The part of an RNA shown here (small-subunit ribosomal RNA, central domain) has 349 nucleotides and comes from an uncultured prokaryote. Its Rfam family is "Bacterial small subunit ribosomal RNA". The coordinates come from a structure-prediction model, not an experiment, and the mean pLDDT is 87. The RNAcentral record of the full RNA draws on ENA.
Context: one part of a larger RNA
RNA sequence: CUGGGCGUAAAGCGCGCGUAGGCGGACAGAUAAGUUGGAUGUGAAAGCCCCGGGCUCAACCUGGGAUGGUCAUUCAAAACUGUUUAUCUAGAAUGUGGUAGAGGGUAGUGGAAUUCCUAGUGUAGCGGUGAAAUGCGUAGAUAUUAGGAGGAACAUCAGUGGCGAAGGCGACUGCCUGGGCCAACAUUGACGCUGAGGUGCGAAAGCGUGGGUAGCGAACAGGAUUAGAUACCCUGGUAGUCCACGCCGUAAACGAUGAGAACUAGACGUUGGCCUUAUAAAAAAGGUUGUGUCGAAGCUAACGCGAUAAGUUCUCCGCCUGGGGAGUACGGCCGCAAGGUUAAAACUC
Numbered sequence: 001c002u003g004g005g006c007g008u009a010a011a012g013c014g015c016g017c018g019u020a021g022g023c024g025g026a027c028a029g030a031u032a033a034g035u036u037g038g039a040u041g042u043g044a045a046a047g048c049c050c051c052g053g054g055c056u057c058a059a060c061c062u063g064g065g066a067u068g069g070u071c072a073u074u075c076a077a078a079a080c081u082g083u084u085u086a087u088c089u090a091g092a093a094u095g096u097g098g099u100a101g102a103g104g105g106u107a108g109u110g111g112a113a114u115u116c117c118u119a120g121u122g123u124a125g126c127g128g129u130g131a132a133a134u135g136c137g138u139a140g141a142u143a144u145u146a147g148g149a150g151g152a153a154c155a156u157c158a159g160u161g162g163c164g165a166a167g168g169c170g171a172c173u174g175c176c177u178g179g180g181c182c183a184a185c186a187u188u189g190a191c192g193c194u195g196a197g198g199u200g201c202g203a204a205a206g207c208g209u210g211g212g213u214a215g216c217g218a219a220c221a222g223g224a225u226u227a228g229a230u231a232c233c234c235u236g237g238u239a240g241u242c243c244a245c246g247c248c249g250u251a252a253a254c255g256a257u258g259a260g261a262a263c264u265a266g267a268c269g270u271u272g273g274c275c276u277u278a279u280a281a282a283a284a285a286g287g288u289u290g291u292g293u294c295g296a297a298g299c300u301a302a303c304g305c306g307a308u309a310a311g312u313u314c315u316c317c318g319c320c321u322g323g324g325g326a327g328u329a330c331g332g333c334c335g336c337a338a339g340g341u342u343a344a345a346a347c348u349c
Stems, first nucleotide, its partner, number of pairs: 003321004007303002012317001014201004021194003025088002028085004033081002035077007042069001049065006091191001092188005097182003103177007110154001115149007125136002162169002206247006215241002220236004258316006266294005273288005298305002322349003331342004
């Protein structure tokens, strides 16, 4: 001396639950497995190392010593770790009472708008663009009025507002249901943290079966543009988008920042409930839960981060190790398929 790292350079699993394992609060007693010390035994010889001796020296030979162990037995110590017994309440959980919310599922309801249909009024254009044309329209369109059908989405409220583990969630009402927060007590008594495997959830697109289809719209067709235009623009338009059930399992699944715990200046907003100070009430101040802006110390290559840390520490998991080849080939596993996951090498710079 016995790696260094992971916001942007390579690197945090998309997110939960949880098995094994690892780690784990306070106090007292016991124990002696780990730990520490002593003793005994053993750790062959040769070799290495140290001190001598012999060949004229050396290599070589030879004498003595030292070293060498997750070793065994035994005696002792009891701080720490472990085990065990008893106790505790500061971690965790439960109960009681409140409370906010687009949290989830399901059933029903509503209005605005688009489209289509029927009828009325009405006449020659409408539509579209940079300009046009394709397209629609005298078989009466566009416009406008009334009625009807159907599907999808919910303007304003709306907010670095809220809820959720993440994906995500936005009209209204009912029913079923998960989690959070607050206050004061009571109860349990370490029941905790993390989590390899495992298991569940997981946008969009896509796939299977059956429905649905208003608008939008990959593909496709036509019109333009252009040297060309397999595009951008325009007119149409099928899958799809919607529903039910079943798959897929990936995203710049991002805060490009794993989870939990403790500690470390301030200032200014904002969400939720309650408490405290004082009050007739409100405003205000303080505490607490989230969510933001700036900023001290510190950190950082810089940008920046800064109590929601990228600061100071601890525990556990995941991951990285030059660029390309390559997230590819082969094999395994999964999938109906598309493909996913695990994951190289030659070669080359």